[in-house]
RNA sequence: ACCGCAUGUAAAGCGCCUGGACUGAGCUGUGCCGCUCCAUAUGGUGGACAUGUCCAUCACCAAGCAGCAGGCAGCCCAGUUGACGCGGAGGAGGUUGGCGAACCAUUCGGCGGGUGCCUCCCGGUGUGCGACCGCACCGUAAGCGAAACUCGAAAACCGGCAGGUGACUGCUGGAACAGGAGUGAGCAGGUUG
Numbered sequence: 001a002c003c004g005c006a007u008g009u010a011a012a013g014c015g016c017c018u019g020g021a022c023u024g025a026g027c028u029g030u031g032c033c034g035c036u037c038c039a040u041a042u043g044g045u046g047g048a049c050a051u052g053u054c055c056a057u058c059a060c061c062a063a064g065c066a067g068c069a070g071g072c073a074g075c076c077c078a079g080u081u082g083a084c085g086c087g088g089a090g091g092a093g094g095u096u097g098g099c100g101a102a103c104c105a106u107u108c109g110g111c112g113g114g115u116g117c118c119u120c121c122c123g124g125u126g127u128g129c130g131a132c133c134g135c136a137c138c139g140u141a142a143g144c145g146a147a148a149c150u151c152g153a154a155a156a157c158c159g160g161c162a163g164g165u166g167a168c169u170g171c172u173g174g175a176a177c178a179g180g181a182g183u184g185a186g187c188a189g190g191u192u193g
Stems, first nucleotide, its partner, number of pairs: 014112004019108001020081005026075004032071002034068003038064001042059008084100003090121006122139006129193005143187002148183004157174007
C1' cells in the first nucleotide's frame, strides 16, 4: 500500500459510475489531406558529330514510384465529466417523487436513496360559543381570494488565485434574474343545544 473487521462523521438536484462524451500516453494503419526522396516530359548551359541528333550538367517537375506518421482513423490503458439553487418529515399503504433557473443543449444514460403526491387513519385549523355532519385546509401550521404593493436563490455570466501535460478541479470577488411567499377588497354551510 491493499484486503477484512469494529467505531465515528458526512445527505437528499443527494450518493455512486461498468455505457456514452471528453483528455492524455503507447501501439497499429495509410483509403483521404499534408510533407519529403527519386523521377519521365520541359527549359537553360557546355561539348561532339553534323544541321539535326547524341552526351554531360544545372533548374523545375503533371503523371508515376517509395517513404514519414503531422492531420485523420482504430485498438488498448489511465484519467476527467456525469444537477444550479429554492422547498420539504404525524402514521400506514401505494406511487414512473415537487418548484423553477441555466445551457441550445451530456443537467445524456444507468444504479441506489429520498421529507413529494394519492387514499385511509390520528390529531387539529377556517366556517367569530359548544357538539355532530359537510366543504376546504394544516402536521406548529391551517378556507377561497381580484387588483396593487412588498419580499424573493444559486449556478450560468464577467473576473482573480491555486493545482494538473490536458480534459478539468478547488477556493474566491462582482452583478442580475425565478417558481414562489406576505398583505389583501370581497366571498363561504346544515342541524341542534
A computed fold for a 193-nucleotide RNA from Alicyclobacillus sp. SO9, annotated as glmS glucosamine-6-phosphate activated ribozyme aptamer. The source organism's lineage runs through Bacteria, Bacillota, Bacilli, Alicyclobacillaceae and Alicyclobacillus. Rfam family: glmS glucosamine-6-phosphate activated ribozyme aptamer. It is annotated as a riboswitch. About the family: This entry contains a glucosamine-6-phosphate activated ribozyme that is found in the mRNA for GlmS. GlmS is an enzyme that uses fructose-6-phosphate and glutamine to generate glucosamine-6-phosphate. The ribozyme catalyses self cleavage of the glmS mRNA that is thought to regulate GlmS activity. The RNAcentral record of the sequence draws on Rfam. The model forms 87% of the base pairs in the Rfam consensus. The prediction has a mean pLDDT of 77.